[in-house]
Molecule: SAM riboswitch aptamer (S box leader)
Organism: Aquibacillus rhizosphaerae
RNA sequence: UUCUUAUCUUGAGUGGUGGAGGGACUGGCCCUAUGAAACCCGGCAACCGUCAAUUAUUUUGAAAAGGUGCCAAUUCCUGCAGGAUAUUUUAUCUUGAAAGAUGAGAA
Numbered sequence: 001u002u003c004u005u006a007u008c009u010u011g012a013g014u015g016g017u018g019g020a021g022g023g024a025c026u027g028g029c030c031c032u033a034u035g036a037a038a039c040c041c042g043g044c045a046a047c048c049g050u051c052a053a054u055u056a057u058u059u060u061g062a063a064a065a066g067g068u069g070c071c072a073a074u075u076c077c078u079g080c081a082g083g084a085u086a087u088u089u090u091a092u093c094u095u096g097a098a099a100g101a102u103g104a105g106a107a
Stems, first nucleotide, its partner, number of pairs: 001107008013041001015040003021031003025079001027077002042071003047067002050062004075099001080096007
């Protein structure tokens, strides 16, 4: 980097350094000098892993050593398609995909 697969409406500091950007992209709409990104400390969660029970398929539970990850807004909404509603050429709701993020496995 590519492919497969699971999840993505919960949760997470009144700290320090830093100094102007950030929310993947489009279009919106937001956050931010009452301090952005990044780094340190801290925290949240439970994917891999650990432990215990249970199997023939693996399942359930506990804790949080270890490996990640995450700590504004549903993945902030949206993009493509279907359905429904309405004050009907537009808007709202809903369903599924696409795209994206994270874990695990493979190449």